[in-house]
Molecule: transfer RNA
Organism: Deferribacteraceae bacterium
């Protein structure tokens, strides 16, 4: 330099063929308990790496950039 895969909640990851952004864990609040843990319930938590473009509508498609893994020379 080129090719390829990836970047979504604090962490690990979903989200089909473009149509309401979700789960588990962690943390918070409450219940339960003599207490803690476990368990149960509830609520919160998002610039979907950044910027443009296409579209009625983009996490998803296109272009450029940034970051990380792998490969070729």
């Nucleotide at each position: 330099a080129c090719c390829u895969c990836g970047g979504u909640a604090g962490c690990u990851c979903a989200a089909c063929c473009g149509g309401c952004a979700g789960a588990g864990c962690a943390g918070g609040u409450g219940g339960c308990u003599g207490u803690u843990a476990a368990c149960c319930a509830c609520a919160a938590g998002g610039u979907u790496a950044g910027a443009g473009g296409u579209u009625c509508g983009a996490g998803u498609c296109c272009u450029c950039u940034c970051c990380g893994g792998g490969g070729u020379g």